[in-house]
Context: one part of a larger RNA
Molecule: large-subunit ribosomal RNA, domain I
Organism: uncultured verrucomicrobium HF0500_18J03
RNA sequence: GGCAUAGAGUGAAUGCCUUGGUGCCAACAGGCGAUGAAGGACGUGAUAAGCUGCGAUAAGCUUCGGAUAGCCGCACACAGGCUGUGACCCGGAGAUUUCCGAAUGGGGUAACCUGGCUUCAGUAAUAUGGAGUCGUUCCAUCCUGAAUAAAAUAGGGAUGGAUACGCGAUACCCGGUGAAGUGAAACAUCUCAGUAACCGGAGGAAGAGAAAACGAAUGUGAUUCCGUAAGUAGCGGCGAGCGAAAGCGGAACAGCCCAAACCGGGGCCUUUGGUCCCGGGGUUGUAGGGCUCCAAUGUGGCAUCCGGAACGUUAAGAGAAUUGGCUGGAAAGCCAUCCCAUAGAAGGUGACAGGCCUGUAAAUUAAAACGUGAAGGAGCCUAGGAUGUCCCUGAGUAGCGCAGCACACGUGAAACGUUGCGUGAAUCUGCCCCGACCACGGGGUAAGGCUAAAUACUAGUUGGCGACCGAUAGUGAACCAGUACCGUGAGGGAAAGGUGAAAAGUACCGCUGCGAGCGGAGUGAAAUAGAACCUGAAACCCUAUGCCU
Repeated sequence: GGCAUAGAGUGAAUGCCUUGGUGCCAACAGGCGAUGAAGGACGUGAUAAGCUGCGAUAAGCUUCGGAUAGCCGCACACAGGCUGUGACCCGGAGAUUUCCGAAUGGGGUAACCUGGCUUCAGUAAUAUGGAGUCGUUCCAUCCUGAAUAAAAUAGGGAUGGAUACGCGAUACCCGGUGAAGUGAAACAUCUCAGUAACCGGAGGAAGAGAAAACGAAUGUGAUUCCGUAAGUAGCGGCGAGCGAAAGCGGAACAGCCCAAACCGGGGCCUUUGGUCCCGGGGUUGUAGGGCUCCAAUGUGGCAUCCGGAACGUUAAGAGAAUUGGCUGGAAAGCCAUCCCAUAGAAGGUGACAGGCCUGUAAAUUAAAACGUGAAGGAGCCUAGGAUGUCCCUGAGUAGCGCAGCACACGUGAAACGUUGCGUGAAUCUGCCCCGACCACGGGGUAAGGCUAAAUACUAGUUGGCGACCGAUAGUGAACCAGUACCGUGAGGGAAAGGUGAAAAGUACCGCUGCGAGCGGAGUGAAAUAGAACCUGAAACCCUAUGCCU
C1' cells in the first nucleotide's frame, strides 16, 4: 500500500407519514366602491419582535339568539385578572373604524405638508384645538358673456339633482383598433386571423329576437344552443387551404310597445293657420288603422307594484350498541362472549375500534338578517261587423354611381346586408325580396323600440369525489412565500416538513474555559428516540483484526 471482515463517523438516499397541493362534480353566489372599495401605512397586549385580530371605544364595544364551564389568539411560562348576575366560544344585527389609496379643498417624493367657509371650545386679544363643509363629470334651471354692429355661440359663474369616476376572475360577453412568427415545403394574392395585443362598455349572463325571413315543400313560421345535413354545396395563385345554408332530430319556448292619421286641452307666433307640449286614439300584410255607421259590457291574461304563506341560507341540540381473559410500554390485536344498525361514511384514541371519543343515519331547530316567493290585493293589457276609398302607415331613407367592408363566397355572372362621398324616389293600383338581369309565379311590409328560458364562464362560499401527488413530487409556496435574495426598473425568484404515546425535554455528580462535547445518574418500551432528534443506503474518512506485498 492492497484485499477481506467487524465496529464507529460523515452523509443524506430509501421506506413509512401528511397539515399542503391538484383535477372534477353538485348546490349557492356572481360583485365591492363617494354611507369612501380593493390594497396598504401606522398603531393597538401587563410584558410583545413577528403572524393573526382589531382601530385612539384599537386580540376589542352594544344587543339579539345558540351553547355551557371554563377562559385571557398562534404561544409555553410568571404575574394579574374574567366567569352560573352565564364569561370564553359560535351565529344575526349594530356601534367605533387613525392615515394613505378612485382619493375628491389645494399641494405632494402614497401613508406627508398646507388652506377657505360655518360652528363650538378656548384666549384680555391673537394663537390653538374639535366638528362639519369645499373635486371633476353629467342633467335641469338661472346669471353673465367674447372674437363680431346686433343677435347667437364658445367661455365664466350660481343653485338643485344624479351618484358616473376606482377595484375585481389574465374567466365568460358586446363594440373599436388590429399584427407577426407560421402554412403555402421560396413568396407577393391567400393563410395564420378578425386570432394575439391594446382601447371602450356591460351583465349575472351578454348578444340576438317576433320576418321588407327562409326557399321551392302538399311548405315552414321570433331568437339562441346542441346533434345531423357535411367536410356536402361552394370559395380558392381552383395552390395551401377556407367552408356554409335550408331541411331533419332535440333543449327551451312568449310575445309586446311606440311614431303617424284623427279627437281634446295648453303654451308661443308674422291667427282661414303654423309650431311645440300633454292626454286619448292606434300598431298591421288574408293589409291594418283613422274618419262614418252597427253591435257587445264580457272573456282571457300580465314580464308591473304591494303583499307575505311556505321553503331555503346564516349558529345548533339530541343521537343506538361489550364485557372478560392473553400478549404487550400501551389493545383497537388474539381468544371467549354479547349487542346496535334507516347509524359497518370518516377522523381520533399509547398497534388494526360499528358498540371509547368526535361523529354518522333518520328526524328536529332560529330572537335576528337575507334569498326564493304561493294566496290575496292594486294597477295594466285584451275583442266583432259594414260602407265609402277621403286621410295615415318611420326620407336625405330606399335605390343608383364611385370606393370599401361583411356575408363560407378572394370582383367574380355577385345577388342580399352594411359604411364613406355624391346623387336621390314611391306612398298600398305603393314598396322590398326570391344569388346578375327579365317575365310569370311566390314570400314579405324597411328606414322606431322592448323582451324571460334553453347558451358561455368561475375569482369566491359550502358539501363531496379521485386506478391524482406524497416533500427534487404536488401550486413558485405543506414551514411566517410571492418571503429571503437579485435587479435602477419592468421583472426574476429560492431553500426549508417528521423527538416521543405523553416533555415524562435528562434533577444531581464528574472532566472542562462559569465552554463545546462527553462520562455517570435519572425519564422512557426504546436515548445508536436527546432536540444537528423516525428510518438512516452509497460515495468519503477512521479504528481493530486477518491475509498478501